[in-house]
């Protein structure tokens, strides 16, 4: 340099053009308990990596860039 995969909540990930962006774990609150843990209920938490484009509508499609992982290695 080229190719492939990925970047979404604090963490691990789902979501593949249209409902309001979700799950588990974590955190916080409550119930329970003499108390803690476990269990049950609830709450909080998001510029969907950045910028642009297409579209009535983009996390999702297209282009460029950035970051992480993997592979290839010719020419000069």
């Nucleotide at each position: 340099g080229c190719c492939c995969c990925g970047g979404u909540a604090g963490c691990u990930c789902a979501g593949c053009g249209g409902u309001u962006a979700g799950a588990g774990c974590a955190a916080c609150g409550g119930c329970c308990u003499u108390g803690u843990a476990a269990g049950c209920c609830g709450u909080c938490g998001g510029u969907c990596g950045c910028g642009g484009g297409u579209u009535c509508a983009a996390a999702u499609c297209c282009c460029g860039c950035c970051c992480g992982g993997g592979g290839c290695u010719c020419c000069a």
Predicted 3D model of a 76-nucleotide RNA (transfer RNA) from a Candidatus Bathyarchaeota archaeon.
The RNAcentral record of the sequence draws on ENA.
It matches the Rfam family "tRNA". Rfam links the family to the GO term triplet codon-amino acid adaptor activity.
Lineage of the source: Archaea > Thermoproteati > Candidatus Bathyarchaeota.